Context: one part of a larger RNA
Molecule: small-subunit ribosomal RNA, central domain
Organism: uncultured delta proteobacterium
RNA sequence: CUGGGCGUAAAGCGCGUGUAGGCGGUUUCGCAAGUCAGGUGUGAAAGCCCGGGGCUCAACCCCGGAAGUGCACUUGAUACUACGGAGCUUGAGUACUGAAGAGGAGAGCGGAAUUCCCGGUGUAGAGGUGAAAUUCGUAGAUAUCGGGAGGAACACCAGUGGCGAAGGCGGCUCUCUGGGCAGAUACUGACGCUGAGACGCGAAAGCAUGGGGAGCAAACAGGAUUAGAUACCCUGGUAGUCCAUGCUGUAAACGAUGAGAACUGGGUGUUGUGGGUAUUGACCCCCGCGGUGCCGAAGCCAACGCGUUAAGUUCUCCGCCUGGGAAGUACGGCCGCAAGGCUAAAACUC
Numbered sequence: 001c002u003g004g005g006c007g008u009a010a011a012g013c014g015c016g017u018g019u020a021g022g023c024g025g026u027u028u029c030g031c032a033a034g035u036c037a038g039g040u041g042u043g044a045a046a047g048c049c050c051g052g053g054g055c056u057c058a059a060c061c062c063c064g065g066a067a068g069u070g071c072a073c074u075u076g077a078u079a080c081u082a083c084g085g086a087g088c089u090u091g092a093g094u095a096c097u098g099a100a101g102a103g104g105a106g107a108g109c110g111g112a113a114u115u116c117c118c119g120g121u122g123u124a125g126a127g128g129u130g131a132a133a134u135u136c137g138u139a140g141a142u143a144u145c146g147g148g149a150g151g152a153a154c155a156c157c158a159g160u161g162g163c164g165a166a167g168g169c170g171g172c173u174c175u176c177u178g179g180g181c182a183g184a185u186a187c188u189g190a191c192g193c194u195g196a197g198a199c200g201c202g203a204a205a206g207c208a209u210g211g212g213g214a215g216c217a218a219a220c221a222g223g224a225u226u227a228g229a230u231a232c233c234c235u236g237g238u239a240g241u242c243c244a245u246g247c248u249g250u251a252a253a254c255g256a257u258g259a260g261a262a263c264u265g266g267g268u269g270u271u272g273u274g275g276g277u278a279u280u281g282a283c284c285c286c287c288g289c290g291g292u293g294c295c296g297a298a299g300c301c302a303a304c305g306c307g308u309u310a311a312g313u314u315c316u317c318c319g320c321c322u323g324g325g326a327a328g329u330a331c332g333g334c335c336g337c338a339a340g341g342c343u344a345a346a347a348c349u350c
C1' cells in the first nucleotide's frame, strides 16, 4: 500500500467560508505525456522452473534452455485521461418581474401579569402542605379599589406551520441588511463539486470590567419527612438569569444519518409559487416547480426500521472506526485570565 465498515453494535468533524490537493458537462481539431502494440538493448553468476547428464539411488553436483512480470531507446496506434486551440448550452452564475418568511443588526413603542411603594375600604387571620411547621399579620396583613416605580418575558394568533449553514429565531413599528423560491426572457460560457491545513460562526453554564436586578433561583439558612435526609416537599435567599464590551468553544451541538450529483412504482396532508379549467369574483378540480410531514412497490437491513427528504442503485471528495477496561486519562505541545479545551498514549488487566 491493501480489507471491511460508520441511524441504534466501534465509527459523520457542532456548522459554515474557503487554500492546496483530488474529481469534473458537450462538440471538434492538434499533440502523443499517461495508456496500448511491435522491435532492439539490458535484466551478472548462483538459485527457482524445464530438458539432459555424473556420484549404485537420493540429497548434492555438472551442461543446456526457458523465465526474469523491470528499465532504456526506438517504430507505431489515438478510444479514454492529460495538455494546447476553436466552439456549444443542459451544469454554474448574472440581469428582470413577483410573492412568502419568529433569517440577522440597531432604535423606538405597547398591553397583560408578578413584586415593591403611596393612598382608600376593611378586620383577624393569611400563606403553605399528604398533614404541618418555619414565614407574614392588630406597628393593620391576606382580600379589594385608585395612583406610582422597576425589571423581565411577550398569552390568544400558533400549526406534524415558517425562516436560518448550524447554534438558533415568536408583541408592534421604523431603519439597515443576508439567503432561498417561482415565472418569463436575455446574457456569460464549465466560470463546477469536494475540501487536508486555515479562517469565521457557535445553546446553556462559566470568566473579566461596568451597569441592572421584578420574577425565578445553584450555593446557603430555616421548617418538615426520615432510622438518618448534606435530598425529594415547604418558607426564605446570594451568585446567576438581563444589558454593553471582551473571553470561553463545549452539548443526547441528534435525523445519534458529512457534502454534491444522477437514477429507481405510488397514495395522502400541509406550505410558497406558476399554469390550465371554471366563475361576476373568491373557492373547488387538474398539471408543474421548491419545501415540510405521514403511509407504503421494489430494493436494502442482524433486526428495529429506511423507503424520490433512502438507510435503495451508482459516482466524486472529505472526516472517522479497527475488542472491553485503564482513558478521552498521563506526558508533551498548542490555546485560555481561570475553569478548562484541543491533540493523545502505555504499563497492567479481562
Base pairs, nucleotide, nucleotide: 003322004321005320006319007304008303012318014201015200016199017198021194022193023192025088026087027086028085029084030083033081034080035077036076037075038074039073040072041071042070049065050064051063052062053061054060091191092188093187094186095185096183097182098181103177104176105175106174107173108172109171110154115149116148117147118146119145120144121143125136126135162169163168206247207246208245209244210243211242215241216240220236221235222234223233258317259316260315261314262313263312266295267294268293269292270291271290272289273288274287275286276285299306300305323350324349325348332343333342334341335340